A computed fold for a 108-nucleotide RNA from uncultured Ruminiclostridium sp., annotated as SAM riboswitch aptamer (S box leader).
The sequence is in RNAcentral, with records from MGnify.
The prediction has a mean pLDDT of 84.
């Protein structure tokens, strides 16, 4: 750079010692009853290696390459249509849907 998929699901110990949750900003949670790293073993998954099919999609997970193991990608900011409220020129707020962006993982 293209493409799928992101509401599900996964621990315990060991070093470590104050952060962390992708960036920015807002918000909010985790977190010394140890953050983040890093190591062991262990666990979830089903993205590609596998089998069935023309393909969509099924099925299987022993094995292997990855990924992952708080919270929807933790929530929002952008666009858009709907709904209510204040207010009655203009605007402004609160909640819902849908699509971007931008991330995150495979595959190529």
């Nucleotide at each position: 750079c293209u493409u799928a998929u992101c509401a599900a699901g996964a621990g315990c110990g060991g070093c470590g010692g104050a952060g962390g949750a992708a960036a920015c900003g807002g918000g909010u949670c985790c977190u010394u009853u140890g953050a983040a790293g890093c190591c062991g073993c262990g666990g979830c998954a089903a993205c590609c290696g596998g089998c069935g099919g023309a393909a969509a999609c099924g099925c299987a997970a022993a094995c292997g390459g990855u990924g992952c193991c708080a919270a929807u990608u933790c929530c929002c900011g952008c666009g858009u249509c709907g709904c209510g409220g204040a207010a009655u020129u203009a605007u402004u707020c609160g909640c819902g849907g849908c699509g971007a962006a931008a991330g995150a993982u495979g595959a190529g």